The prediction has a mean pLDDT of 76. Two RNAs folded together computationally: RNase P RNA and transfer RNA, 445 nucleotides in total.
RNA sequence: AGUGCGGAACGGGCGGCCGCGGAGGCUUAACAACCUCUGAGGAAAGUCCGGGCUCCCCAGGGCAGGGCGCCGGAUAACGUCCGGUAGAGGCAACUCUCAGGAUAGUGCCACAGAAAUGUAGACCGCCCGGAGCGAUCCGGGCAAGGGUGCAACGGCGGGGUAAGAGCCCACCGGCGUUUCGGAAACGGAACGGCCAGGUAAACCCCGCCUGGAGCAAGAUAUAAGAGGUACGCCCAGGCAGGCGUCCGACGGCCCGUCGGCUCCCUCUUUACAAAUCGCUGGAGGAAUAUGGCGACAUAUUUCACAGAUAAAUGGCCGCCUUCCGCUUCUUCAGGCGGAAACAGAACCCGGCUUACAGUUCCGCGCUUUUC
RNA sequence: GGGGGAGUGGCCUAGUGGUUUAGGGCGCUGGCCUGUCACGCCGGAAGUCGCGGGUUCAAAUCCCGUCUCUCCCG
Numbered sequence: 001a002g003u004g005c006g007g008a009a010c011g012g013g014c015g016g017c018c019g020c021g022g023a024g025g026c027u028u029a030a031c032a033a034c035c036u037c038u039g040a041g042g043a044a045a046g047u048c049c050g051g052g053c054u055c056c057c058c059a060g061g062g063c064a065g066g067g068c069g070c071c072g073g074a075u076a077a078c079g080u081c082c083g084g085u086a087g088a089g090g091c092a093a094c095u096c097u098c099a100g101g102a103u104a105g106u107g108c109c110a111c112a113g114a115a116a117u118g119u120a121g122a123c124c125g126c127c128c129g130g131a132g133c134g135a136u137c138c139g140g141g142c143a144a145g146g147g148u149g150c151a152a153c154g155g156c157g158g159g160g161u162a163a164g165a166g167c168c169c170a171c172c173g174g175c176g177u178u179u180c181g182g183a184a185a186c187g188g189a190a191c192g193g194c195c196a197g198g199u200a201a202a203c204c205c206c207g208c209c210u211g212g213a214g215c216a217a218g219a220u221a222u223a224a225g226a227g228g229u230a231c232g233c234c235c236a237g238g239c240a241g242g243c244g245u246c247c248g249a250c251g252g253c254c255c256g257u258c259g260g261c262u263c264c265c266u267c268u269u270u271a272c273a274a275a276u277c278g279c280u281g282g283a284g285g286a287a288u289a290u291g292g293c294g295a296c297a298u299a300u301u302u303c304a305c306a307g308a309u310a311a312a313u314g315g316c317c318g319c320c321u322u323c324c325g326c327u328u329c330u331u332c333a334g335g336c337g338g339a340a341a342c343a344g345a346a347c348c349c350g351g352c353u354u355a356c357a358g359u360u361c362c363g364c365g366c367u368u369u370u371c
Numbered sequence: 372g373g374g375g376g377a378g379u380g381g382c383c384u385a386g387u388g389g390u391u392u393a394g395g396g397c398g399c400u401g402g403c404c405u406g407u408c409a410c411g412c413c414g415g416a417a418g419u420c421g422c423g424g425g426u427u428c429a430a431a432u433c434c435c436g437u438c439u440c441u442c443c444c445g
Base pairs, nucleotide, nucleotide: 001367002366003365004364005363006362007361008360009359010358012320013319014318015317016316017315018314020039021038022037023036024035025034041342045353046352048351049350050349051348052347053214054213055212056211060255061254062253063252065210066209067208068207069206070084071083072082073081074080085099086097087096088095089094100205101204105203106202107199108198109197123146124145125142126141127140128139129138130137131136154172155171157169158168159167175192176191177190178189179188180187181186218277219276220275223269224268225267226266227265228264230245231244232243233242234241246260247259248258249257250256284303285302286301287300288299289298290297291296321340322339323338324337325336326335327334328333372444373443374442375441376440377439378438381397382396383395384394399415400414401413402412403411421437422436423435424434425433
């Protein structure tokens, strides 16, 4: 210098004029007006996960259903993140992986092919024996070679054999057992005999997790009307209590529990998709220190940072900045014109995914050249 | 704001539990029939199954992401 890899930050600035939401002050019967302060994002988006919060009486057990899936850790929790293992890609920096089990069982594997999982099967072929003058035919052995297919019952070499074959042997691969290292996934070594094709983003098995709905959740006012609040038995009877049936509630079923006279429940109206609350200080941000490889945790200090309900955060002008196009004969330097990425809170938070003009910084790899 | 469903020729749809071929109706179009039109008969074109990626030998179908349309809520 070129070309990459990984991470982080920003994502127009200044001034003037006009306008809008919220809070406080002043003033007012109450508004209005005036003054001061404040007012979008890294994704506010998709709503894909997880949690807080609220209601369903508490959120109980089993089955069914759903989700997750290498190992260990982080966390309020997660399908997220961090560290490692294995596999794949790259010369490398580094990146990617819905990565449990196919030796629990079942299903499926079209067409082609002899045969698609059963110690099954033989089209061409190889070998032996017999018949025949011969082409060829019959009986038997084999699965090495050819052919089919995504995939053909370990691969390759040697021995062996009538021809062959893990039939035997060496190496490699897979599986199993033992042992060593490791917290584990896993890795190394030794031994064993060759029986174990793929598919679980097919059913399923194993392990772990899991109640449902969602701020249009939900809470709050006044008054009126209608309906409901069960039946039977035990006790001489009433209250209370007990038992049974029935009804209702607890996401589906079963069990179990609770309730069925209590200032209760349901419906309608006042009543309008009205008003107030929920509504933003929360697992909050920043800095420093300590612990940890890291995700993160702890401590201290400091900061105040939108709360609307048809929904504010905007518009115009000037200068600058950046980018794009045209142009002066190329460069340099100018001139003219244009554009300012994606997008916008609506209960809150942790992630993931997707969109994004352009700019800056940090660390690292490879190639070439110079010193 | 929150929750559910669906995308297959121009239109309406079947196929969704995987294995040659994406099938049907309406419409379009060429020919026949008829004096002509319609009806009828014979034939044809038109589909990257919304888009991108993955699993699998094989994807409209299974999985992930994304886009569009549509329904519901006090």

It holds a member of the Rfam family "Bacterial RNase P class A". Rfam classes the family as a ribozyme.